[in-house]
RNA sequence: GACAAAGGCAAACCCGCUGAAAGGCGGGGACGCAAAGCCACGAGGCUAAAGCGCCGGAAAGUCCGGUGUCACGCCAGUCGGGCUGCCGAA
Numbered sequence: 001g002a003c004a005a006a007g008g009c010a011a012a013c014c015c016g017c018u019g020a021a022a023g024g025c026g027g028g029g030a031c032g033c034a035a036a037g038c039c040a041c042g043a044g045g046c047u048a049a050a051g052c053g054c055c056g057g058a059a060a061g062u063c064c065g066g067u068g069u070c071a072c073g074c075c076a077g078u079c080g081g082g083c084u085g086c087c088g089a090a
Stems, first nucleotide, its partner, number of pairs: 008033002013028006031077001037083003041080003044075003051069008
């Protein structure tokens, strides 16, 4: 796969836990989804703790604060790719 049936998942938002954050997990909740099941391999996006640069402060080879940059952190419900797979007509 059929504007069908069975069954499934669950955006925003709220609560709790976790994490530096992005985000994740659990509960509630349904915007949607035929792979909205799994995998960060390619493109893209998010975050920036540590590191590095700069600025400032201090009793100064260090520490603290601010700021820029950066993924080894994330997103599979951004797209491509890979793997797997339930139900049922013509």

Annotation: Model confidence (mean pLDDT): 85 of 100. c-di-GMP-I riboswitch aptamer from a soil metagenome, 90 nucleotides, folded computationally. RNAcentral holds the sequence, with entries from MGnify.